Predicted 3D model of an 82-nucleotide RNA (transfer RNA) from a bacterium.

RNA sequence: GGGCUAGUGGUGGAAUUGGCAUACACGCAAGACUUAAAAUCUUGUGCCUCACGGCUUGUGGGUUCGAGUCCCACCUGGCCCA
Numbered sequence: 001g002g003g004c005u006a007g008u009g010g011u012g013g014a015a016u017u018g019g020c021a022u023a024c025a026c027g028c029a030a031g032a033c034u035u036a037a038a039a040u041c042u043u044g045u046g047c048c049u050c051a052c053g054g055c056u057u058g059u060g061g062g063u064u065c066g067a068g069u070c071c072c073a074c075c076u077g078g079c080c081c082a
Stems, first nucleotide, its partner, number of pairs: 001081007010026003019065001027045006046055003058074005
């Protein structure tokens, strides 16, 4: 220098053909149980906002009624070729 691949909440990780982003698990918070704790069970849990509502998939653009998904450039990690 060239090619392939990956990047999504606090963490791991789903989202099949472009059509409800954050399912599920862990973690965390509150409650139940217990003398107290652990374990177990219930509920809640992306961000901003009192609320209505708005925003968010590595960064910036594009296509589309609609993009995590398709296209372009770039950033970072991994693998391969030279």
Its Rfam family is "tRNA". Rfam links the family to the GO term triplet codon-amino acid adaptor activity. Its mean pLDDT, the model's own confidence on a scale to 100, is 83.